This is a predicted structure of a 349-nucleotide part of an RNA (small-subunit ribosomal RNA, central domain) from an uncultured Verrucomicrobiota bacterium. It was read from a public genome assembly.
Context: one part of a larger RNA
RNA sequence: CUGGGCGUAAAGGGUGCGCAGGCGGCUAGGUAUGUCAGAUGUCAAAAUGCGGGGCUUAACCCCGUACCGCGUUUGAAACUACUUGGCUAGAGUUUUGGAGAGGUAAGUGGAAUUCCUAGUGUAGCGGUGGAAUGCGUAGAUAUUAGGAGGAACACCCAUGGCGAAGGCAGCUUACUGGACAAAUACUGACGCUCAUGCACGAAAGCGUGGGGAGCAAAAAGGAUUAGAUACCCUUGUAGUCCACGCCGUAAACGUUGUAUACUAGAUCUCGGGACAUUCGACCGUCUCGGGACCUAAGCUAACGCAAUAAGUAUACCGCCUGAGGACUACGGCCGCAAGGCUAAAACUC
Numbered sequence: 001c002u003g004g005g006c007g008u009a010a011a012g013g014g015u016g017c018g019c020a021g022g023c024g025g026c027u028a029g030g031u032a033u034g035u036c037a038g039a040u041g042u043c044a045a046a047a048u049g050c051g052g053g054g055c056u057u058a059a060c061c062c063c064g065u066a067c068c069g070c071g072u073u074u075g076a077a078a079c080u081a082c083u084u085g086g087c088u089a090g091a092g093u094u095u096u097g098g099a100g101a102g103g104u105a106a107g108u109g110g111a112a113u114u115c116c117u118a119g120u121g122u123a124g125c126g127g128u129g130g131a132a133u134g135c136g137u138a139g140a141u142a143u144u145a146g147g148a149g150g151a152a153c154a155c156c157c158a159u160g161g162c163g164a165a166g167g168c169a170g171c172u173u174a175c176u177g178g179a180c181a182a183a184u185a186c187u188g189a190c191g192c193u194c195a196u197g198c199a200c201g202a203a204a205g206c207g208u209g210g211g212g213a214g215c216a217a218a219a220a221g222g223a224u225u226a227g228a229u230a231c232c233c234u235u236g237u238a239g240u241c242c243a244c245g246c247c248g249u250a251a252a253c254g255u256u257g258u259a260u261a262c263u264a265g266a267u268c269u270c271g272g273g274a275c276a277u278u279c280g281a282c283c284g285u286c287u288c289g290g291g292a293c294c295u296a297a298g299c300u301a302a303c304g305c306a307a308u309a310a311g312u313a314u315a316c317c318g319c320c321u322g323a324g325g326a327c328u329a330c331g332g333c334c335g336c337a338a339g340g341c342u343a344a345a346a347c348u349c
Stems, first nucleotide, its partner, number of pairs: 004320003007303002012317001014200004021193003025087007034079001035076008049065006090190001091187003094183004102176007109153001114148007124135002161168002205246006214240002219235004257316006265294001267292009298305002322349003331342004
């Protein structure tokens, strides 16, 4: 290089956008880049392949010839490429409409916990398997009224919805992204994928400044225990929250890259449309786009997947190649740091 693979055995990049590159709809004409056919030159000799011949055979020797490459030239035009036109099935634009925890910002609401003040009230409260540490006669717990402050939004809530992924949930308003359906008109291949790159990216962590109710790494105490640097209990600081800036990783999982086409059905559900029916609706039939579940063919080592494919195909990207050493060392790049990305070898089996 050829080849085989990537749901669970090693292997899909966390996600998107996208330059280069690769690939690319229907139709007519032209050219002739690739492609195909012919001719010709060249490819020293020897060797190699094939066909003959000569030493008794073979090795060895001799003769002929061919493949392939390159150049020149003549031709072909289906495919490919380039070019000139055309088309509308891909893609996009337009109009109308409804759905949605999609995003950002501002405002606002009630319940609950905690704390503070005041009233009532008296000896316990709290906690556990049982206790103790702890709180309480300086009046706790309980209960009533008022106040402060922070964080999260019960029911609705779903097997539901939205988003590229991470993720998104009280309510209102402003700004704003995307998807979907129906309908007509328009553009006319404008497309798919994408190394490098750019952007986004849970939690934890970091920097500066705020905030701090509850929870709670660390820490302290009480228990348990042979011990208990734990599990249980009482406290409790970072942190959790906000603004701005970093970090760039996750079992970032559907452990399943993206796009397109095709291939039996059944049931449920979300958003739309048409038809039928009706006083109107529900139900029903068909259809487009999502979310689930069951199964046929097919696939699979099996489990299972099965129109949301792991089936049948095409295009492009990423990745794998025995286990450990090793998500490591060294070097480089990035980072304030923590560390991240890239990534070996000796050696052992």